[in-house]
RNA sequence: AGAAGAUAUGGGCAUGGAGUCGCCCUAGCUGCCGAAAGGCUAAUGACUCCUACCGCGGA
Numbered sequence: 001a002g003a004a005g006a007u008a009u010g011g012g013c014a015u016g017g018a019g020u021c022g023c024c025c026u027a028g029c030u031g032c033c034g035a036a037a038g039g040c041u042a043a044u045g046a047c048u049c050c051u052a053c054c055g056c057g058g059a
Stems, first nucleotide, its partner, number of pairs: 010025004016050006031040003
């Protein structure tokens, strides 16, 4: 330095929080366009709730 195994426990799923479920990883995950400058969508992996943001309408 690498590989394997065991044990304990963890990490992650493009912008916040919580619950449930699902999936992935002991490195996986960390959106897209653009040469760059820069630009675009989205608060979920899925469901529900809250917060923020955007649009429309009413009081």
The RNA shown here (Fluoride riboswitch aptamer (crcB RNA motif)) has 59 nucleotides and comes from a Candidatus Acidiferrales bacterium.
The prediction has a mean pLDDT of 76.